Model confidence (mean pLDDT): 79 of 100.
Glycine riboswitch aptamer from Thiobacillus sp., 102 nucleotides, folded computationally.
It was read from a public genome assembly, where an Rfam model found it.
RNA sequence: CUUCCCGUUGCGGGAGAGCGCGUGCAGGUUGAGUCAACCGGCACGCCACCGAAGGCGUAACCCACCCGGAAUCGCUCAGGUAAACCGGACCGCAACAACAGG
Numbered sequence: 001c002u003u004c005c006c007g008u009u010g011c012g013g014g015a016g017a018g019c020g021c022g023u024g025c026a027g028g029u030u031g032a033g034u035c036a037a038c039c040g041g042c043a044c045g046c047c048a049c050c051g052a053a054g055g056c057g058u059a060a061c062c063c064a065c066c067c068g069g070a071a072u073c074g075c076u077c078a079g080g081u082a083a084a085c086c087g088g089a090c091c092g093c094a095a096c097a098a099c100a101g102g
Stems, first nucleotide, its partner, number of pairs: 001101002007096007018047001020046006027039005048081003054077001055075003061069002
């Protein structure tokens, strides 16, 4: 100085599935007089569902073979299920780092 794959960071894009039910807690609003209704929030429990953080299983395949590796396939432990926010495999761009080469 060059630099594919891999890694990190930043930016952009990024799906699916219940605004479910019940109980409790404090708060607000309204009426009333200590009760009722409504609203959102938090916690717990139950059922249903999703699959693209992670995790687990498995396989085409890779490896001379063995060991081993390996998914967007499967399982749903975790996570998630109105919109928004967050997350999000993966893709694109950029930078850095690393390996390698000159």